[in-house]
Context: one part of a larger RNA
RNA sequence: CUUGGGUUAAGGAACUAGGCAAAAUGGUACCGUAACUUCGGGAGAAGGUACGCCUCUAUUACGUGAAAGAACUUGCUUCUGAAGCGGAAAGAGGUCGAAGAUACCAGAUGGCUGCGACUGUUUACUAAAAACAUAGCACUCUGCAAACACUAAUGUGGAAGUAUAGGGUGUGACGCCUGCCCGGUGCCGGAAGGUUAAUUGAUCAGGUUAGUCCUCGGACGAAGCUUGUGAUCGAAGCCCCGGUGAACGGCGGCCGUAACUAUAACGGUCCUAAGGUAGCGAAAUUCCUUGUCGGGUAAGUUCCGACCUGCACGAAUGGCGUAACGAUGGCCACACUGUCUCGACCCAGGACUCA
Numbered sequence: 001c002u003u004g005g006g007u008u009a010a011g012g013a014a015c016u017a018g019g020c021a022a023a024a025u026g027g028u029a030c031c032g033u034a035a036c037u038u039c040g041g042g043a044g045a046a047g048g049u050a051c052g053c054c055u056c057u058a059u060u061a062c063g064u065g066a067a068a069g070a071a072c073u074u075g076c077u078u079c080u081g082a083a084g085c086g087g088a089a090a091g092a093g094g095u096c097g098a099a100g101a102u103a104c105c106a107g108a109u110g111g112c113u114g115c116g117a118c119u120g121u122u123u124a125c126u127a128a129a130a131a132c133a134u135a136g137c138a139c140u141c142u143g144c145a146a147a148c149a150c151u152a153a154u155g156u157g158g159a160a161g162u163a164u165a166g167g168g169u170g171u172g173a174c175g176c177c178u179g180c181c182c183g184g185u186g187c188c189g190g191a192a193g194g195u196u197a198a199u200u201g202a203u204c205a206g207g208u209u210a211g212u213c214c215u216c217g218g219a220c221g222a223a224g225c226u227u228g229u230g231a232u233c234g235a236a237g238c239c240c241c242g243g244u245g246a247a248c249g250g251c252g253g254c255c256g257u258a259a260c261u262a263u264a265a266c267g268g269u270c271c272u273a274a275g276g277u278a279g280c281g282a283a284a285u286u287c288c289u290u291g292u293c294g295g296g297u298a299a300g301u302u303c304c305g306a307c308c309u310g311c312a313c314g315a316a317u318g319g320c321g322u323a324a325c326g327a328u329g330g331c332c333a334c335a336c337u338g339u340c341u342c343g344a345c346c347c348a349g350g351a352c353u354c355a
Stems, first nucleotide, its partner, number of pairs: 001350008010341002014339001019336001027051005036041001038173001052095006062086003068080004072075001096100001109333006115326002120132002136171007148157003174321004179251003184248002186244005193239003204228005211220003252270005279313001280310001291307005
């Protein structure tokens, strides 16, 4: 120096990102126990008191229940009986130590607040959480050879189930609630019109040539075959017409106005599918920002309570509350301490030196 322990005057978190680590609390019985609450909890809340040993009460309460006796239904019977054994808890008195839950063992506690209701699950080997799940809620699909999933198929799961069932999606206990917009996208419904495939192959045009004509160079050219053209027939879809937000999603700007000032209940105007309702709000969201005010501190970029000027909250991509719960995040207090002021000493091992 290092590892594991022990003690430490005065102070007591001044340490530090942070009380990390350590210290402290700790048992049993009794007394006593707040806000809040879903009336179950919170709660071991908090905070106190007692605790060894001896004697006595005392042959303690209580438990067990022998011998013996009695009865008859003669039995591993019933009744009486109370010996012996076991044996708390309490009261009174006494007694020893610094200390009686004497060692080991063995909750620290309280207050405010964010998030998630809870128990649970997770990155085997850097993340245990506010992430996932969850019961509950809602939408949607599915009538059974179900929807859906696996498979080339057969087939299987769903299910030896049958809409109080099964699949998918979102939200996430509970309480109070969940506003407006259907223009875009999606989904559902409609079928008049427009468009539209394979199919059908009308019509027309070209090629070829038996033949005819000929100035002998060629010209015309039926049927058949063939190349093209594509009238007509023709569903869904799309266009179109409606509906639908716990479907994907969206939820404005400018100007003026009240008898101090300020502000604007009010008015005007432009745009939109509609212009953000309730509730919350410098928030896990606030850039400016350490916003401003209040509280706590001698002093507080954090914390708590308000304000609202919401850069850029907002209602099942849920909004706001919420008892209980949490190896969860932030802040504070009490107790406690070598975390620190600021170090010191001791014990045991290692390193190190020598052998």
Molecule: large-subunit ribosomal RNA, domain IV
Organism: marine metagenome